[in-house]
RNA sequence: AGGGUUUGAUCCUGGCUCAGAACGAACGCUGGCGGCGUGACUUAGGCAUGCAAGUCGAACGAGAAAGUCGCAAGACGAGUACAGUGGCGAAAGGGUGAGUAAUGCUUGGGCAAUCUGCCCCAGGGACCGGGAUAGCUUCUGGAAACGGAAGGUAAUACCGGAUGGACUCGCGACGGCUGCGGCUGUUGCGAGUAAAGGUGGCCGCAAGGCUGCCACCCAGGGAGGAGCUCAAGUCCCACCAGGUAGUUGGUGAGGUAACGGCUCACCAAGCCGAAGACGGGUAGCCGGACUGAGAGGUCGACCGGCCACACUGGCACUGGGAUACUGGCCAGACUCCUACGGGAGGCUGCAGUCGUGAAUCUUCCGCAAUGAGCGCAAGCUUGACGGAGCGACGCCGCGUGGGGGAUGAAGGCCUUCGGGUUGUAAACCCCUGUCAGCACUUACGAAUAAGCCGGGUUAAUACCCCGGUGUAUGACGAAGGGUGCAGAGGAAGCCACAGCUAACUUCGUGCCAGCAGCUGCGGUAAUACGAAGGUGGCGAGCGUUGUUCGGAUUCACUGGGCAUAAAGGGCGCGUAGGCGGUGCCGUAAGCGGCGUGUGAAAUCCCAGGGCUCAACCCUGGGGCUGCGCGCCGGACUGCGGUGCUCGAGUGCGGGAGGGGGGUGUGGAACUCUAGGUGGAGCGGUGAAAUGCGUAGAUAUCUAGAGGAACACCGGUGGCGAAAGCGACACCCUGGCCCGCAACUGACGCUGAGGCGCGAAAGCGUGGGUAGCAAACAGGAUUAGAUACCCUGGUAGUCCACGCCGUAAACGAUGAGCACUAGGUAGCCGCCGGAUCCGACCGGGGGCUGCUGAAGGUAAUCCAUUAAGUGCUCCGCCUGGGGAGUAUGGUCGCAAGGCUGAAACUCAAAGGAAUUGACGGGGGCUCACACAAGCGGUGGAGGAUGUUGCUUAAUUCGAAGCAACGCGAAGAACCUUACCAGGGUUUGACAUGCAAGGAUUAACCCCAUGAAAGUGGGGGGAUUGGCUUCGGUCGUAACUUGCACAGGUGUUGCAUGGCUGUCGUCAGCUCGUGCCGUGAGGUGUUGGGUUAAGUCCCCUAACGAGCGAAACCCCUAUCGUUAGUUGCCAACAGGUCAUGCUGGGGACUCUAACGAGACUGCCGGUGUCAAACCGGAGGAAGGUGGGGAUGACGUCAAGUCAUCAUGGCCCUUACACCCUGGGCUGCAAACGUCCUACAAUGGCUGGUACAAAGGGCUGCUACGCCGCAAGGCAGAGCGAAUCCCAAAAAGCCGGCCCUAGUUCGGAUUGUGGGCUGCAAUUCGCCCACAUGAAGCUGGAAUCGCUAGUAAUCGCGGAUCAGCACGCCGCGGUGAAUAUGUUCCUGAGCCUUGUACACACCGCCCGUCAAGCCACGAGAGUCGGGAGCACCCGAAGUCGAUGAUCCAACCCGCAAGGGGGGAAGUCGCCGAAGGUGAGCUCGAUGAUUGGGACUAAGUCGUAACAAGGUAGCCGUAGGAGAACCUGCGGCUG
Repeated sequence: AGGGUUUGAUCCUGGCUCAGAACGAACGCUGGCGGCGUGACUUAGGCAUGCAAGUCGAACGAGAAAGUCGCAAGACGAGUACAGUGGCGAAAGGGUGAGUAAUGCUUGGGCAAUCUGCCCCAGGGACCGGGAUAGCUUCUGGAAACGGAAGGUAAUACCGGAUGGACUCGCGACGGCUGCGGCUGUUGCGAGUAAAGGUGGCCGCAAGGCUGCCACCCAGGGAGGAGCUCAAGUCCCACCAGGUAGUUGGUGAGGUAACGGCUCACCAAGCCGAAGACGGGUAGCCGGACUGAGAGGUCGACCGGCCACACUGGCACUGGGAUACUGGCCAGACUCCUACGGGAGGCUGCAGUCGUGAAUCUUCCGCAAUGAGCGCAAGCUUGACGGAGCGACGCCGCGUGGGGGAUGAAGGCCUUCGGGUUGUAAACCCCUGUCAGCACUUACGAAUAAGCCGGGUUAAUACCCCGGUGUAUGACGAAGGGUGCAGAGGAAGCCACAGCUAACUUCGUGCCAGCAGCUGCGGUAAUACGAAGGUGGCGAGCGUUGUUCGGAUUCACUGGGCAUAAAGGGCGCGUAGGCGGUGCCGUAAGCGGCGUGUGAAAUCCCAGGGCUCAACCCUGGGGCUGCGCGCCGGACUGCGGUGCUCGAGUGCGGGAGGGGGGUGUGGAACUCUAGGUGGAGCGGUGAAAUGCGUAGAUAUCUAGAGGAACACCGGUGGCGAAAGCGACACCCUGGCCCGCAACUGACGCUGAGGCGCGAAAGCGUGGGUAGCAAACAGGAUUAGAUACCCUGGUAGUCCACGCCGUAAACGAUGAGCACUAGGUAGCCGCCGGAUCCGACCGGGGGCUGCUGAAGGUAAUCCAUUAAGUGCUCCGCCUGGGGAGUAUGGUCGCAAGGCUGAAACUCAAAGGAAUUGACGGGGGCUCACACAAGCGGUGGAGGAUGUUGCUUAAUUCGAAGCAACGCGAAGAACCUUACCAGGGUUUGACAUGCAAGGAUUAACCCCAUGAAAGUGGGGGGAUUGGCUUCGGUCGUAACUUGCACAGGUGUUGCAUGGCUGUCGUCAGCUCGUGCCGUGAGGUGUUGGGUUAAGUCCCCUAACGAGCGAAACCCCUAUCGUUAGUUGCCAACAGGUCAUGCUGGGGACUCUAACGAGACUGCCGGUGUCAAACCGGAGGAAGGUGGGGAUGACGUCAAGUCAUCAUGGCCCUUACACCCUGGGCUGCAAACGUCCUACAAUGGCUGGUACAAAGGGCUGCUACGCCGCAAGGCAGAGCGAAUCCCAAAAAGCCGGCCCUAGUUCGGAUUGUGGGCUGCAAUUCGCCCACAUGAAGCUGGAAUCGCUAGUAAUCGCGGAUCAGCACGCCGCGGUGAAUAUGUUCCUGAGCCUUGUACACACCGCCCGUCAAGCCACGAGAGUCGGGAGCACCCGAAGUCGAUGAUCCAACCCGCAAGGGGGGAAGUCGCCGAAGGUGAGCUCGAUGAUUGGGACUAAGUCGUAACAAGGUAGCCGUAGGAGAACCUGCGGCUG
């Protein structure tokens, strides 16, 4: 710090996702030790049991027993225990987070509006009295809890009085301060208000006195604590917008420690709220924690501060303090006890238990330490606390050994079989001794206890303080440290290994099983599943899940955007708000500086220190970015004041305009009506029809009526804020521009809400209606046609008034101001020059366009009319779908508008540009592509191939072009791969090893058999080495066994090779440079030209390569060379004849080398070019003709059955051999051919002329036989010599006479021939006989542009035989091409694209099926918060108080007074009840759309002009996508 993922590729936008860190965690696998931390996040659910708050006898009275001693009395126990009165504590400590959005918390202030037990400081005081009461005793109620009555008693309990330094109150005086309310100091007078003792020391007979300590009273101060109050900050929802009746304020009163509407009476009508009141949801807040570069985001466990709560709700009492966790009262729910009458209880203290849950511990030890309460103290109490236990829950540390050790052991895994790897890893050798184990030993947490001594103080030896001395005290715990012993001994796993991301192989599996964070893996070669080996990472842990932050500049303050990606409001006016020109003066709120207070501690950072280190802990420093106060500064902003004129506005003078409203007027067209003329059609379309018309249409003329719209002008011209505005005239009216510089003096800009305007369609009421025209009707089209086209046609379109409020309301671009090169054009003013004249020249302003620099942009593009550079304000966006939907609210008559989600689902959806491909887009240009022409196919019969069917098998492959006379250039057996049957098993074939090696093999014979084979008999090797010549070793062949052979079994989608095809088309690329962010472009485009990317010109390109061409072969002309087997002109010889012979090289020919053709020459055209046209010459002319030659690539094209080959499969069979059968089967269909249908013919006689080939298991002459096929026989020839071999059409005669024929030959019969082991299935040929279909072929379709088509024959390969096929050869030898509109294919340029497996593409909607979430829904059920009323517990307060009462007063007393209490009543009041609503949730027959789901149905809407351009708004219609009308947009 980034990475993966949208595409064929690219850039951008944008979401999803990963790597990091963290956790009170949980789950899976695994687990040695220790330290320090940490541990019910869920049910604030219920709780058994024990413990968690007591203490004081130095406040008080009373006061045992057991037991012991004693005969007993009694003593001890013991003034002990227990209980009570009283004091202090129990409001702390400890727990939890329910509630709480402010009654809370945080920070900083205030209280002149307050309280404060214990503690500290300083001052003063404590005098005299009184009456009760618990305990206790007796009696008594109750099951219990718990009481009742009588009697008697103490106090530091309670009460009365005195005193008053001080305090309070009232009335005064004098200072100080002030927030003007008051506060405060001194002082005078009056009134009021206290107390308690206990225990030591000394003195004293006693009474009592002195004194210490503790306690007490009064008042002042302090410390700490508490209360109240102010300001600022403190989550989400505006789909919560209005809230409020003690509400807001006042007066008075009550109440409180205290202010206050806290409470009450009366008065007023306020108060809060878009800076978010009220309501709803959620939540304890903070120091801090996690994360982050930071800003920020999230969190608030542990520790610390504050708050709240204590079964739920209410209430007060006591007290300094509570509305009180382990106090009280009442109500409620729950649990328990009960004698049924009544009672008891509250773990959100520590343990523990049940329940819940993914999940969270011991019913432990101790008060030794620290702290707390009480006490003079000793001490007691303390689940606070200190410790231990459990849990890898976290952090930190340590260990599981170290060194050496190669034949690189064995085993595993892989392998190309050589080896590699695991791997120095192990074994083995030498060491060490951490931790754990055992034994022994020893620190620290423990000290100012007490006591004693000394000093100080003092009257003092009390007390207290200081110093010294000094006894006791340890839960943890022999845990830690040390020493020793033994011994490598007891101690390693988890995850991953396709990319991101570090780490790869084999096997298994076969879209199965499975994986998966994203992209995605798996359909027979899976580094992605499972296993193994190996490797990587971390390590007592490792992974997974969940959550938070990060990455995410993806809510953007730091730090984003809005033309086309999501995003500018349809437009204006304007409220609040925000922002605001220029000079001076003042001020100091913002702002800056300095100082100061605070920001608790802990945490964090730094330094140092302590545990062996670390975690952890301690000390010091820093920081805590914040808030308050004081002083200073005065630039900038604000505020106050005073000016200015350039912003803004006013005025004056001119100007243009479809700006708006109203009232009139006009002509053209149209339709209708009436009439005239006229007479058969009109109309309409791609073509038609419906329709109109002899009842007279259309056409035409005249007249009239009506409504709507305003041609030409008319224009990227004008005006308006937008919507929008178009004949002319008049009236009313808004804005704009120019000029002048007189006036005002910042009056400005923007604008949340708000208000107004707002195309078309639509709605309401009333008019109007010519044309047009949703709906509708009819006619066509069509598979259908609810459409496109046609004929009609109603709403509507028009007017008035009122609604609606939306559009692709678009420049898809908010408004304003300023700044930043130019050029050019249009519209409207002005100024200067010039002029007779606004024709002309120059300047400047406003508006509207084009082009373009800098700059910007992802690119396209924008560019003074910004999308550039800045400022101000508003609106809006945050992945796609769901969805502008649902719900709620609001507006509307309705249609509907505005506001506007979620569940669920996807890994994308998008923008711009690129290269292709495609288009029922365009341009240019080719090709037997069409056209022109000739001949065919499709019809017949046959041949052949294929499909299909059949079959035991009909082996397999080939499948549009580019499979189908194809593989096959030749299936009777063989071939042969198929089928049936019979056989063989190291095999028909290859190699190696071992054993045997004379038992064999070849060969011969016999038996069996269809053969193969099986069985038997005979027969019978040796070459090499050694040799003692006896032999031995070895070996061919064979046998046996082992390795292995074999497979036309599978995969052409694992492959090589070869081939087809586009296509002999003219294309396909590269290097360097240049352009572009990039894909990529340029070059290769353009202008010409060519068969051609052929060449030329131009040119940010310049060159080059593979293709084209050329080079090569054949052929056309000539030359040279060479003449045998070829040739024969001349010469000679010879024959019936023949180059037959001599000879010749002239010619033909043969076959080798050359020549020739290059647009070279001439004319024209053309750009001075390339080239084209014409011509000359020439055998040949513009590539002369033909062939070979096939670029980058495409089709997962074809072939595993030519061959080769990976993987898989078979191994007495999927191998091999044999016999027979099949590949030839035949209802049907198709392809390719042959022969025909005849007279340009058939038959027949005669006769002429080729080329190219083949030939020794061969071609075969001549001769003979046969009608013939052929046979016999056999010369010649391994071939320019001989043979096949006759060429045929043709030509010359003859016959046939238009007929299913003298055409045609299928089919069938008979007889033959040939090949072959063998022609039955199943060959070819011959002869005779038979003579079928067929009389030129529907739709459709093929070939061919010249020596071509057509036609005629000849040869060859394969081959025993078999050719209508194939490959070649020559003979005869045409017609047509005006041309490129159309069909097909192709090339280049361009355009559109939503296509890129690329139009055989993509893709929309209904319907049907499955599944999921959601909305509506008669309702039903439940939760929450309030409101109204009823009832009204406890209790405070008030009233009353006839009953009751010790203290004080009067009184001798009785009694009375004062005061109090019970009881009763009243206000308030919890729970409860009733009622009407609100809100949230669950559920609901049915219903609505939505999302998703390999292969369902219907169509074809969109993307290419998508075949009717599309889209937006609106309205109607329709199975569906959609169609149509109106207006708008160009995307």
A computed fold for a 1531-nucleotide RNA from a Planctomycetota bacterium, annotated as small-subunit ribosomal RNA. Its Rfam family is "Bacterial small subunit ribosomal RNA". Gene Ontology terms of the family: structural constituent of ribosome and ribosome. The RNAcentral record of the sequence draws on SILVA. The prediction has a mean pLDDT of 85.